Context: one part of a larger RNA
Order: sequence, then structure tokens, then C1' cells
RNA sequence: CUGGGCGUAAAGGGCGCGUAGGCGGGGCGGCAAGUCGGUCGUGAAAUCCUCCGGCUCAACCGGAGAACGUCGGCCGAAACUGCCGUUCUUGAGGGAUGCAGAGGAGACUGGAAUUCCCGGUGUAGCGGUGAAAUGUGUAGAGAUCGGGAGGAACACCGGUGGCGAAGGCGGGUCUCUGGGCCGAUACUGACGCUGAGGAGCGAAAGCGUGGGGAGCGAACAGGAUUAGAUACCCUGGUAGUCCACGCCGUAAACGUUGGGCGCUAGGUGUGGGAUCCCUUCCACGGGUUCCGUGCCGCAGCUAACGCAUUAAGCGCCCCGCCUGGGGAGUACGGCCGCAAGGCUAAAACUC
Repeated sequence: CUGGGCGUAAAGGGCGCGUAGGCGGGGCGGCAAGUCGGUCGUGAAAUCCUCCGGCUCAACCGGAGAACGUCGGCCGAAACUGCCGUUCUUGAGGGAUGCAGAGGAGACUGGAAUUCCCGGUGUAGCGGUGAAAUGUGUAGAGAUCGGGAGGAACACCGGUGGCGAAGGCGGGUCUCUGGGCCGAUACUGACGCUGAGGAGCGAAAGCGUGGGGAGCGAACAGGAUUAGAUACCCUGGUAGUCCACGCCGUAAACGUUGGGCGCUAGGUGUGGGAUCCCUUCCACGGGUUCCGUGCCGCAGCUAACGCAUUAAGCGCCCCGCCUGGGGAGUACGGCCGCAAGGCUAAAACUC
């Protein structure tokens, strides 16, 4: 003195909404619960501590004192916390105007390409590889031209560009719909922040029912390679990938960095807005400012790497989480799930 931590060492919940709770802006007045002062009462004895004393010492014992409490009563203080009343506008919200956007849902639609089918031209190969072979083709393939079918994905634009809380979102049009930002400013008057539980959202894979199926392609089959080759390479190919509805609830769900507010040098890009200057107007350019997003960099921080106004700096509030490695994110139990499994979560033993 009474924890220290969580970017990479163990540790930020996948994400938002929100219940309880915790915390909470400025002024004035009141109360006096917390808080503080005074005083009184009580806190048995023994024990502990200090001093003195008795057994030859000590243990032990005797005496005195001190001490022992979130204690109670009364009187008082009112700065802070709290409660009550009143008031304020800077936090928060907010009508209308404007802006950008792959934000979400549904319907419709377009072109390129692959594959397949039909037809024309045409003849001996095509395909594939390191090289080959399986495969495919004289029943006419591949190539090329025309027509048709169907499914999936949207080249260029496209960008450390944009949007979204996260997962994520990319051809076009329409309808419905969420959020954000700028400028101006009536109005409300602390209405705020966080958030245990909870309910909701949640990539891919997977599951159920029904549809769809072009390409790709776990499994599977064959060909190669190899000592072998249950692989890498090749030829095929089923689930699946797609749609509807319902489950699952996980991830390197990552910025491996929870959320909010305030404060703390700069430089340089870029996206959105406002405004001023230049310009006859526009465009271009320049300045200021707000919001978003990158890079560099000072102080400071850091074990170092690095972070550095988008902090990992300086502070406050709230939540989650860590506590040596293995055993183990396992067993058991419980809850959830159709299942797969998920969530919660040990111990023996061992180093």
C1' cells in the first nucleotide's frame, strides 16, 4: 500500500435494442438521509496491548491504564452526495428545406459469357498436361455462322471510393422503407450515458419441406504422379451452391483494439455538405468550417513492435472478460436444437 490487467503475451461479449441497476449539466431556495463537529450514554468480566507488582525466573497470576462500535440519544454545520421545490440552455431531442450513398424489402427487366438443343458450312481430330492418359469425335466432334432453351453472376465505371450497428451490401427501373450529414432555427427543458438478465439481428457450412439446377463442385469414379498417393495435376461427377418458408447461432464474426463524454502540436490525401474569394455566368482553382475515411508525424504512452485528435495519450462513467501449460472449451448436470451440435462449465492426474 490493499490488486494488476485485456492491439500482438491469458483476457473486449459477433452486433445493435433495451429492463433492473450503476453513473449523470448550470443557477437559486428548502430538508438534513449520507457526510462533518461537539457532547452525553453505552460497548460486563476475561482475552490482546502498555506500565507496576507476586510465585527464585518464566509460563501463570494480581493491580492500574489504554483499547475494543458502519453503536445510540441530543445539539450544531450545510461545502459535497442525496431528496423536495423552482428556474436555465450548453447535453439530449426537434417541425420544415437541402445533400450523398452497392443501407434494407418486394416486383419487373437488360446485355456479355458458359452449357445444352436444332439447323447451315466443313473435315479429322478435339481436349488436357511438366509430359501423358482416362474422356470425346467419321453415328461428323472441335472450329465457324444462324436460331432456340435455361440457370447463375453482374465486365468496364470501381477507387486504402461509398453505405450499414455488426453480419454484410455492386447491371438497370419502379414501389415500400431504415439510418446519416450540412446549413438555418422556432420549440421541449436534463428528457442523458451505460446496460446484468431478456428479446432481436447475425457470413459460410449444415438441417427440414417444396421448387430449381447453367457453371462450379465436398463425397464418389476413373486417368496420371509416386516406394505408396485414400493427396497435390487431369477427365467426369452427387449433395451443395440458387429460390420460398422454417431451423441452426457459429467464425481469424479481426482494427485480434466494448460503448459514451471531455481534453491534448501539426502535415498531406480523399468522400459528403455549407460558405467566402476569383470568373460576365459556368467550369477550374483557392480560403474557412462541419461530418466521414486514409497516410505521415510531435508530446505522451508502450516490453518492444508500434499507437499517436479515427489514441494504444490525459481523465471520468458503465458493461464484458483474464488470473501458469496440458487435461479441456472436454466430462457431468442443466437449458436450447429435427439432427449436426450450441450455450453454461469443472475435477482427478500431470509438467
Molecule: small-subunit ribosomal RNA, central domain
Organism: uncultured bacterium